[in-house]
Context: one part of a larger RNA
RNA sequence: AGCGUAUGGGGAAUGCCUAGGCUCUCAGAGGCGAUGAAGGACGUGAUAAGCUGCGAAAAGCUACGGGGAUUGGCACAUACAAAUUGAUCCGUAGAUAUCCGAAUGGGGCAACCCAGCAUGUUGAAGACAUGUUACACCGUAAGGUGAGCAAACCCGGAGAACUGAAACAUCUAAGUACCCGGAGGAGAAGAAAACAAAAGUGAUUCCGUUAGUAGUGGCGAGCGAACGCGGAUUAGCCCAAACCAGUAAUGUUACGGCAUUGCUGGGGUUGUAGGACUGCAAUAUUUGAGCUGUAAUGAAUUAGAAUAGUUUGGAAAAACUAACCAGAGAGGGUGAUAGUCCCGUAUAAGUAAAGAGCAGUAAGAUAGCAGUAUCCUGAGUAGUGCGGGACACGAGUAAUCCUGUAUGAAUCAGUCGGGACCAUCCGAUAAGGCUAAAUACUCCUGAGAGACCGAUAGUGAACUAGUACCGUGAGGGAAAGGUGAAAAGAACCCUGAAUAAGGGAGUGAAAUAGAUCCUGAAACCAUACGCUU
Numbered sequence: 001a002g003c004g005u006a007u008g009g010g011g012a013a014u015g016c017c018u019a020g021g022c023u024c025u026c027a028g029a030g031g032c033g034a035u036g037a038a039g040g041a042c043g044u045g046a047u048a049a050g051c052u053g054c055g056a057a058a059a060g061c062u063a064c065g066g067g068g069a070u071u072g073g074c075a076c077a078u079a080c081a082a083a084u085u086g087a088u089c090c091g092u093a094g095a096u097a098u099c100c101g102a103a104u105g106g107g108g109c110a111a112c113c114c115a116g117c118a119u120g121u122u123g124a125a126g127a128c129a130u131g132u133u134a135c136a137c138c139g140u141a142a143g144g145u146g147a148g149c150a151a152a153c154c155c156g157g158a159g160a161a162c163u164g165a166a167a168c169a170u171c172u173a174a175g176u177a178c179c180c181g182g183a184g185g186a187g188a189a190g191a192a193a194a195c196a197a198a199a200g201u202g203a204u205u206c207c208g209u210u211a212g213u214a215g216u217g218g219c220g221a222g223c224g225a226a227c228g229c230g231g232a233u234u235a236g237c238c239c240a241a242a243c244c245a246g247u248a249a250u251g252u253u254a255c256g257g258c259a260u261u262g263c264u265g266g267g268g269u270u271g272u273a274g275g276a277c278u279g280c281a282a283u284a285u286u287u288g289a290g291c292u293g294u295a296a297u298g299a300a301u302u303a304g305a306a307u308a309g310u311u312u313g314g315a316a317a318a319a320c321u322a323a324c325c326a327g328a329g330a331g332g333g334u335g336a337u338a339g340u341c342c343c344g345u346a347u348a349a350g351u352a353a354a355g356a357g358c359a360g361u362a363a364g365a366u367a368g369c370a371g372u373a374u375c376c377u378g379a380g381u382a383g384u385g386c387g388g389g390a391c392a393c394g395a396g397u398a399a400u401c402c403u404g405u406a407u408g409a410a411u412c413a414g415u416c417g418g419g420a421c422c423a424u425c426c427g428a429u430a431a432g433g434c435u436a437a438a439u440a441c442u443c444c445u446g447a448g449a450g451a452c453c454g455a456u457a458g459u460g461a462a463c464u465a466g467u468a469c470c471g472u473g474a475g476g477g478a479a480a481g482g483u484g485a486a487a488a489g490a491a492c493c494c495u496g497a498a499u500a501a502g503g504g505a506g507u508g509a510a511a512u513a514g515a516u517c518c519u520g521a522a523a524c525c526a527u528a529c530g531c532u533u
Stems, first nucleotide, its partner, number of pairs: 001532009015518001016482002020453002022450007029442002031149002039100003042055003046078002050074002061094006070082003105114003115133007135146004153184001154182004164171001168218001194201002205232005215223002236434003239378001243266010271412001273377004277371004286365002290361005297354001301349003307322005323340002325329001331343003383407008393419001414429005469476002489517001492504004
């Protein structure tokens, strides 16, 4: 020096564990905000740096309900207190709630500075206290409303490129990403100027299918329906106008009125056309806001069955023996694996506010027959030319829908559509509006589940984590879990300079479980012994 064996150091893998995550299901909730939000700054404890709570009434105050012995958060110490005259704790309702922040008296480099007015301290003041004072819209005024924030879902406006086409320009990606506005618990859409085809359907939305079909397409890459059928859920309505009445202004007048326009009320609402109008008939049917009563449910919460012995062991829930309960053998804990030890579980009870449903009452809404002379039935609209866009459909044979520009009808003997266009036929009734459910989503709350993870995994974050740290900033962004059943966390002694470290002693089942603490692999290091050189 090498190899081997043994014993250690070092190191943290592995195993086991879970306090945290991930993905869902079923319910709930779907908003908060000028009565000052979301989010912060600064304070607040006997001692108090961090987190949590709270706000100068500051880990809290009051009332009511629950509960029944300990309590002063995480947090394990000392001190001092509170509590059966019912604390801590749980629920509900209230009080307080500094400063910043939409931030709103004015300003400002957020958490700061400086004012006006009224009242008071007061007789005075350059002081103090309380209140008030932003802007926009609506309203005569009093006053009211708005703003800002929030995860996705929804509607509208505006709108890329990489990419694909094996290049690239039409095309694609895609009306996607991003930006802006707006709304709600959903939103949007919606009661046929719809489809269809010689037969019929009967608002909208969503799902399955039709179907990768018909089509479209540098007919490339690609894009891609509908009818029909089967389901989910079902709900239909109101204006404008004609006509009537009232009223105001204006015009006119033979001062009796009349006309026009506006407003209000009645009337009326559709395609086998309907309504006005004229005549006839009658009080039926359905629905129903609100109010009253009753009441399932409903916060904290309460009751809740049944086991002993022996053995092993540090410890019994294990093994053995013999029992019991079960509307409860879900789950968790307890010194190893417990239906019967503890918390629970099945079940039952209670419960403020609120209150489904039911009953009563009830404002209101809702209907018929006949006639057809006249009147009404949404105009810068429909349509058309030019230019764009949307439709699965790229201008194409291009219907349909929207509209920037220029034009511009008809009035029920009307008008529009049925994929150029025309005729026949069929369907519908535009140019006003509202509408639940079936559908989409989950920042959040409760209950539960997993052939999901188990600390380099699972969230970035199991721990003072969006923390420490980095960056001028936008922004980037960690590492870090485990003594033991119980601190019983090692009194006392010794070595030592020692409050370091170690050796005894003691605790413990175990201390090679000693706080750098479960297990403790490998690299690497050391010691002892053996063998070889």